[in-house]
RNA sequence: AGAGAAAAUGCCAACCUUGCUGUGAAGCAAGCUCGGAAAGUUAUGGGUCUCAUGUAGAUCGCCAGACUGCCUAAU
Repeated sequence: AGAGAAAAUGCCAACCUUGCUGUGAAGCAAGCUCGGAAAGUUAUGGGUCUCAUGUAGAUCGCCAGACUGCCUAAU
């Protein structure tokens, strides 16, 4: 450089349960652990979803893009 086979005293935490917020999609916190090598950040494009339907909102753990970053065998 390129790649992700096997890993980790490390990192994140779906679903579910409880509490709080929100009309809602959902968000936050705790527990749990299905998974993740960008499941880090970002709504830029597409998708999906919501409502008080509009100069509105949710989702980056749906895909792509942008920025940043950890570890490591073979090559």

Predicted 3D model of a 75-nucleotide RNA (c-di-GMP-I-GGC riboswitch aptamer) from a Helicobacteraceae bacterium. The model forms 95% of the base pairs in the Rfam consensus. The source organism's lineage runs through Bacteria, Campylobacterota, Epsilonproteobacteria, Campylobacterales and Helicobacteraceae. The prediction has a mean pLDDT of 81. Rfam family: c-di-GMP-I-GGC riboswitch aptamer. Gene Ontology term of the family: cyclic-di-GMP binding.